[in-house]
RNA sequence: GCCGCCUUAGCUCAGUCGGUAGAGCGUCUCACUCGUAAUGAGAAGGUCAUCAGUUCGAUUCUGAUAGGCGGCU
Repeated sequence: GCCGCCUUAGCUCAGUCGGUAGAGCGUCUCACUCGUAAUGAGAAGGUCAUCAGUUCGAUUCUGAUAGGCGGCU
C1' cells in the first nucleotide's frame, strides 16, 4: 500500500433480508430471612462508532471517516 471482517446498555453478545431494540451478567428497589447470601418480582440504563446519501421511514441499504482484528504484498 491492497483486500476482508467487526463496532448495538456498565460488561459479554443477540436481533431485524427497511417500520417506535432485546437477553445474560452487573446496578438499584421491593418481597423472603433474626441478619447476610441465595431465590422471586420490578425498575433504571441505548442519538445501535461518527458524518453524509437513498427512502414516506435507516440499527438494517450505499459512500466516506475513525477505531479494532485478520490476510496479502
The RNA shown here (transfer RNA) has 73 nucleotides and comes from Cellulomonas aerilata. Its Rfam family is "tRNA". The family's RNA type in Rfam is transfer RNA. The sequence was found in a public genome assembly.